[in-house]
Context: one part of a larger RNA
RNA sequence: UGUCAUGGUAUCUGACGGGAACGUUCGUAUAGUACGAGAGGAACUACGAAUGGUGGCCACUGGUGUACCGGUCGUCCGGAAGGGCGCUGCCGGGCAGCCACGCCACACGGGGUAAGAGCUGAAUGCAUCUAAGCUCGAAACCCACCUGGAAAAGAGAUACCGCUGAGGUCUCUCGUAGAAGACGAGUUCGAUAGACUCGGGGUGUACGCACCGAGGUAACGAGGUGUUCAGCCCGCGAGAACUAAACGACCGAAGC
Numbered sequence: 001u002g003u004c005a006u007g008g009u010a011u012c013u014g015a016c017g018g019g020a021a022c023g024u025u026c027g028u029a030u031a032g033u034a035c036g037a038g039a040g041g042a043a044c045u046a047c048g049a050a051u052g053g054u055g056g057c058c059a060c061u062g063g064u065g066u067a068c069c070g071g072u073c074g075u076c077c078g079g080a081a082g083g084g085c086g087c088u089g090c091c092g093g094g095c096a097g098c099c100a101c102g103c104c105a106c107a108c109g110g111g112g113u114a115a116g117a118g119c120u121g122a123a124u125g126c127a128u129c130u131a132a133g134c135u136c137g138a139a140a141c142c143c144a145c146c147u148g149g150a151a152a153a154g155a156g157a158u159a160c161c162g163c164u165g166a167g168g169u170c171u172c173u174c175g176u177a178g179a180a181g182a183c184g185a186g187u188u189c190g191a192u193a194g195a196c197u198c199g200g201g202g203u204g205u206a207c208g209c210a211c212c213g214a215g216g217u218a219a220c221g222a223g224g225u226g227u228u229c230a231g232c233c234c235g236c237g238a239g240a241a242c243u244a245a246a247c248g249a250c251c252g253a254a255g256c
Base pairs, nucleotide, nucleotide: 007161008160009159010158011157012156016148017147018146019145022052023051024050025049026048027047028046029045035040053106054105055104056103057102061100062099063098064097068093069092070091071090072089073086074085075084076083077082095235109143110142111141116136117135118134119133167251168250169249170248172186173185174184175183192244193243194242196239197238198237199236200234201233202232203231208227209226210225211224212223215220
């Protein structure tokens, strides 16, 4: 763009596609049973597990975690505090997120058949699974299961709204989304983002002050204890309109 020479919102149908979404093995019961003189020694079926593969997830375990917190070395600034640089200087931890080494799921069954096994049964008074007809029979095929799918030109359906303007777009605040588009949430009738408070979490007890402190005549003094489950920090949650979602613009149907 088309899908009636009337627009849209939401929910569907499912022609036709994709998938291997499952494969293998073992154990227990069956059972020391059937069978077999004995030696030996099954199966149908049910349950449980392992492994390979597939899809998903992050409560646990673990990895990363150049957000973050702490320790420490050299050097530089500084009175100190606090910092810069040195692979993130190195080291010890670590939320969220992402991930696997972690967790969950991945049937049954039905239909038509193949080789094959048969029934009935002539040609051929018998026989014969086949010629007519019929019953079974595979991890394969078609359904079932997961998924795409109204551009399926036979271009679908239902409900509702609609120029008394339905609906949509831009702008704006964003993220269950994301290379750009797109997608989704919100826009004061508001919790969309930020700030704030609280909760939850990371690190591990801040600066300052007081006391203790080996040594020293003293000045000073590494360090320790208390104040202090401190200080610092958070991509998480809740509350709450304080800030910003302003003012707006545009498209829009053969309707009058």